The part of an RNA shown here (small-subunit ribosomal RNA, central domain) has 350 nucleotides and comes from a metagenome. RNAcentral holds the full RNA, with entries from SILVA.

[in-house]
Context: one part of a larger RNA
RNA sequence: CUGGGCGUAAAGCGCGUGUAGGCGGUCGAGCAAGUCAGAUGUGAAAGCCUUUCGCUUAACGGAAGAAGUGCAUUUGAAACUACUCGGCCGGAGUUCGGGAGAGGAGAGUGGAAUUCCUGGUGUAGAGGUGAAAUUCGUAGAUAUCAGGAGGAACACCGGUGGCGAAGGCGGCUCUCUGGCCCGGUACUGACGCUGAGACGCGAAAGCGUGGGGAGCAAACAGGAUUAGAUACCCUGGUAGUCCACGCCGUAAACGAUGGGCACUAGGUGUAGGAGGUAUUGACCCCUUCUGUGCCGAAGCUAACGCAUUAAGUGCCCCGCCUGGGGAGUACGGCCGCAAGGCUAAAACUC
Numbered sequence: 001c002u003g004g005g006c007g008u009a010a011a012g013c014g015c016g017u018g019u020a021g022g023c024g025g026u027c028g029a030g031c032a033a034g035u036c037a038g039a040u041g042u043g044a045a046a047g048c049c050u051u052u053c054g055c056u057u058a059a060c061g062g063a064a065g066a067a068g069u070g071c072a073u074u075u076g077a078a079a080c081u082a083c084u085c086g087g088c089c090g091g092a093g094u095u096c097g098g099g100a101g102a103g104g105a106g107a108g109u110g111g112a113a114u115u116c117c118u119g120g121u122g123u124a125g126a127g128g129u130g131a132a133a134u135u136c137g138u139a140g141a142u143a144u145c146a147g148g149a150g151g152a153a154c155a156c157c158g159g160u161g162g163c164g165a166a167g168g169c170g171g172c173u174c175u176c177u178g179g180c181c182c183g184g185u186a187c188u189g190a191c192g193c194u195g196a197g198a199c200g201c202g203a204a205a206g207c208g209u210g211g212g213g214a215g216c217a218a219a220c221a222g223g224a225u226u227a228g229a230u231a232c233c234c235u236g237g238u239a240g241u242c243c244a245c246g247c248c249g250u251a252a253a254c255g256a257u258g259g260g261c262a263c264u265a266g267g268u269g270u271a272g273g274a275g276g277u278a279u280u281g282a283c284c285c286c287u288u289c290u291g292u293g294c295c296g297a298a299g300c301u302a303a304c305g306c307a308u309u310a311a312g313u314g315c316c317c318c319g320c321c322u323g324g325g326g327a328g329u330a331c332g333g334c335c336g337c338a339a340g341g342c343u344a345a346a347a348c349u350c
Base pairs, nucleotide, nucleotide: 003322004321005320006319007304008303012318014201015200016199017198021194022193023192025088026087027086028085029084030083033081034080035077036076037075038074039073040072041071042070049065050064051063052062053061054060091191092188093187094186095184096183097182098181099180103177104176105175106174107173108172109171110154115149116148117147118146119145120144121143125136126135162169163168206247207246208245209244210243211242215241216240220236221235222234223233258317259316260315261314262313263312266295267294268293269292270291271290272289273288274287275286276285299306300305323350324349325348332343333342334341335340
């Protein structure tokens, strides 16, 4: 010396299901593979180390000894790990009764608003801007009333509210369906945690085929602005945005914080449940479980800050980082219809 790290410095896979593997509660018995102890054998010579001797000394050389962390055999030990057998209920799960929810899929349906069409009233403007113009309008616009068509999105409720693994999910009703929370009984008896590969899900944009198209709007056209204006502003406007099916597989996919378990002051708000006190009852108050916020002790941190929802204290498993540029690129491979994605260097240079 036998590494240090990953919220913001390089670094947590976008998220899940799960294979191999790694790790694994409690009690008893057995075994003795790991582990520990003793003995024996071996561990070439040289070298290192100790003692000593020889060259005048030293370097160097000679002799003897020790050491040789190892391996094998053998005799033991049985706490821990593994294995075998038997048991347990605290982990995990099943069961019963309640509960909340924009969780998912399909079908149906409602009102407001925009646009368009038809008709009525009505007349010269309307629209738009910093100001204008392009634009629309006497072939009757804008405004207003009635009727109709169609598409998309769901004001108020609405909330550091809820649900979901993440992406994400918001009018209402019905059908199918996943997960979660609380309370209690009985049951199974470690059935658990993580998870290389693998498989699935995965916003927006984009792609394929077929529909749909109100509003919005890349591209594009025109009007302005300007020295210019391939922009910001205005008038138009096509893909697209919507639906079905199939691809794509990315993101500041963010809490820039992987998952699990245990432990470590509190205060305060809020959502769902249970219990208690109280009460005519609903509240209020107290206790407790689960979630979601804020503030803060110890501790941690380079600081900012984090702080029972940890970035604190520990254990288990996975992923990832190793100076900047070159470069998330080239080449190769795999995937894709394509766009491109995944994996992933080097020369050179500072």
It matches the Rfam family "Bacterial small subunit ribosomal RNA". Clan: SSU clan.